RNAcentral holds the full RNA, with entries from SILVA.
A computed fold for a 687-nucleotide part of an RNA from a mouse gut metagenome, annotated as large-subunit ribosomal RNA, domain II.
It matches the Rfam family "Bacterial large subunit ribosomal RNA". Rfam links the family to the GO terms ribosome and structural constituent of ribosome.
Context: one part of a larger RNA
RNA sequence: UCCAGCGAGUUAUUGUGUAUGGCAAGAUUAAGUACUAAAGGUACGAAGUCGAAGCGAAAGCGAGUCUGAAAAGGGCGAGUAAGUCAUAUAUAAUAGACCCGAAACCGAGUGACCUAACCAUGGUCAGGAUGAAGCUUGAGUAAAAUCAAGUGGAGGUCCGAACUGAUAAGCGUUAAAAAGCUUCCGGAUGAACUGUGGUUAGCGGAGAAAUUCCAAUCGAACUCGGAGAUAGCUGGUUCUCCUCGAAAUAGCUUUAGGGCUAGCCUCGAGAGGAGUCUAACGGAGGUAAAGCACUGAACUGACGCGGGGCCCAAAAAGGUUACCAACUCAUAUCAAACUAAGAAUGCCGUCAAGAUACCCUCGGGAGUCAGACUACGUGAGAUAAGUCUCGUGGUCAAAAGGGAAAGAGCCCAGACCGACAGCUAAGGUCCCAAAGUGUAUGUUAAGUGGGAAAGGAUGUGGGAUUUCGAAGACAACUAGGAUGUUGGCUUAGAAGCAGCCAUACAUUUAAAGAGUGCGUAACAGCUCACUAGUCGAGAAAACCUGCGCCGAAAAUAAACGGGGCUAAAACAUACCACCGAAGCUACGGAUUUCCUAUGGAAGUAGGAAGUGGUAGAGGAGCAUAGUGCAGUAGGAAGAAGUCAAAGCGAAAGCGAUGAUGGACGAGGCAGUAGAGAGAAUGCCGGA
Numbered sequence: 001u002c003c004a005g006c007g008a009g010u011u012a013u014u015g016u017g018u019a020u021g022g023c024a025a026g027a028u029u030a031a032g033u034a035c036u037a038a039a040g041g042u043a044c045g046a047a048g049u050c051g052a053a054g055c056g057a058a059a060g061c062g063a064g065u066c067u068g069a070a071a072a073g074g075g076c077g078a079g080u081a082a083g084u085c086a087u088a089u090a091u092a093a094u095a096g097a098c099c100c101g102a103a104a105c106c107g108a109g110u111g112a113c114c115u116a117a118c119c120a121u122g123g124u125c126a127g128g129a130u131g132a133a134g135c136u137u138g139a140g141u142a143a144a145a146u147c148a149a150g151u152g153g154a155g156g157u158c159c160g161a162a163c164u165g166a167u168a169a170g171c172g173u174u175a176a177a178a179a180g181c182u183u184c185c186g187g188a189u190g191a192a193c194u195g196u197g198g199u200u201a202g203c204g205g206a207g208a209a210a211u212u213c214c215a216a217u218c219g220a221a222c223u224c225g226g227a228g229a230u231a232g233c234u235g236g237u238u239c240u241c242c243u244c245g246a247a248a249u250a251g252c253u254u255u256a257g258g259g260c261u262a263g264c265c266u267c268g269a270g271a272g273g274a275g276u277c278u279a280a281c282g283g284a285g286g287u288a289a290a291g292c293a294c295u296g297a298a299c300u301g302a303c304g305c306g307g308g309g310c311c312c313a314a315a316a317a318g319g320u321u322a323c324c325a326a327c328u329c330a331u332a333u334c335a336a337a338c339u340a341a342g343a344a345u346g347c348c349g350u351c352a353a354g355a356u357a358c359c360c361u362c363g364g365g366a367g368u369c370a371g372a373c374u375a376c377g378u379g380a381g382a383u384a385a386g387u388c389u390c391g392u393g394g395u396c397a398a399a400a401g402g403g404a405a406a407g408a409g410c411c412c413a414g415a416c417c418g419a420c421a422g423c424u425a426a427g428g429u430c431c432c433a434a435a436g437u438g439u440a441u442g443u444u445a446a447g448u449g450g451g452a453a454a455g456g457a458u459g460u461g462g463g464a465u466u467u468c469g470a471a472g473a474c475a476a477c478u479a480g481g482a483u484g485u486u487g488g489c490u491u492a493g494a495a496g497c498a499g500c501c502a503u504a505c506a507u508u509u510a511a512a513g514a515g516u517g518c519g520u521a522a523c524a525g526c527u528c529a530c531u532a533g534u535c536g537a538g539a540a541a542a543c544c545u546g547c548g549c550c551g552a553a554a555a556u557a558a559a560c561g562g563g564g565c566u567a568a569a570a571c572a573u574a575c576c577a578c579c580g581a582a583g584c585u586a587c588g589g590a591u592u593u594c595c596u597a598u599g600g601a602a603g604u605a606g607g608a609a610g611u612g613g614u615a616g617a618g619g620a621g622c623a624u625a626g627u628g629c630a631g632u633a634g635g636a637a638g639a640a641g642u643c644a645a646a647g648c649g650a651a652a653g654c655g656a657u658g659a660u661g662g663a664c665g666a667g668g669c670a671g672u673a674g675a676g677a678g679a680a681u682g683c684c685g686g687a
Stems, first nucleotide, its partner, number of pairs: 001687003005683002011095013026050003032044004054061002064076004098236002101233001105226006116200009125190001127159003130155001134151006163187003168183004202218001204214003211220001239621006249262005263368002265365006272359002275356004280350004290339002295335003300330003306324002308321004371396007379388002401412003416589003421585003427579003430563003436576001438575006449565001455550002459547005465541004476534005482507003487501003513528001517526002590611009622676001624673002627670003634664001641660004647654002
């Protein structure tokens, strides 16, 4: 990993509903007893229970009663509805209560053959080294001390086997081994090592102390029991079809991944038309936008209460002010907690018409309380987030199909079934790849299309405006561009061109500034404005707008799905045709609900509307094993079982026939359940 088998809503009691049945103002027996045909038997048994009357704490009274002084008022009742027993089913409560699963807690015992410490009694430690005290001899001394040599053999002494430990590295790591092997290494006469016997026990012992050891188990051993502990947690929960079909919200919660009630779903019963949408009409409102009269914020100016400075001044008063500045006026603004005024939607109501089939009450059963993205309106955040929090709608969740290359939440569209029919939606029509190399008119040259901003630019198309222009514009070329004058001032100098003043100075002119720029120390020089000539038709400026350009750097090639595309296969506008889905239509069929006809009913026929679906509610069935009818029908001319299997049914399933097998045993109708397997790191067996 696979295969086969086993494996999870049960049972009892008591309620509450629903269905069916018996009897009915009544219904019913329990324990027990008797009998017998011994079977889900019969009869007896009224104790008890429920109901037919309530009210009161009670005495009690009673269609009333209680409270109360009350014939008052008020509370609960009557005035109108039948119950009860049984069976089935749904659900609740109490029990292990759908199944498996803790870590733990408590009790009673078993363990010191491992290990820790201790007690008793034994054992072991090759060899070598070092050379303490003491002693002897000699030297030495008054005697000692002291010194030298020898002797001696101390030590938690040294080196190093056995023994004991375990420092480093390597190997081993489904091992040779649930802690080892190899090499190196520590101790090795000691607080040494070790044999045997014994003592200490879990709310405990032992501990040169590490939460260390107490039998491969230790922050509290192990075994059995309480015990099916508890688990708001995780996992699993077994056949089919049909109808409907959610929620991820509110309130409360030692509550937040749990619950309870409501909301939303389903089934049944009931009374109705009060439901929903569309149009019209009538209402309330203070949002958006707007506005500044109010509340506040805030720009500039005028006026200048008051204050400050300065002057004057004994004081008071006065004068003045490029200072601050109230009120008022003018001007221009801002606001979720501002509004004189004020929408659109939405909300409430009325009326009739149309559409739709809901709405309400009561009762049984739920599930849901982690939501996600998207569009719009707010808030939080940084007008960040595939972010957080609300509101309104959509989709997903619980929705398949087509499109978006690929994609839960985007666009189109809601799959009852069948088939090699047709029309469309979104989106597409050169090839991959179904359908136009469609028509018409433009744009783009950037492969823009097919990623991006501020900003930048004689890219290019369209529009509208102004100015100049055959009395010759614009550009280019030729020529001129002068005089008073070097204007005045300043200055070392200042001559058009450092700076200041004047500059509509004047003259000659076709024209020429008291000078546009370069230049000089200052002049000079070059040039411009301006003018004439040559030339001969458009030129210049700013504005609005379409499509492009630059701005543009990231880690494998990767910014059209690809090929490839340029009067397009890009973009814009208009039009025609076609393709394209499980949409719609046509054809055949199934089923649900309602209506009509028929019928006692089941049903049959016709019509209309439906038939995606998780949690979940409701309905109808299939299969398995016993039992009763019934050791029945059938069966050696071959039962059950096994293998194959025509065919049938909407499915679960049924199954002729053949083979195998070798003795049992259906189908049908009832009725009872240890009644359906793919999942639980399920259990057991096998491969």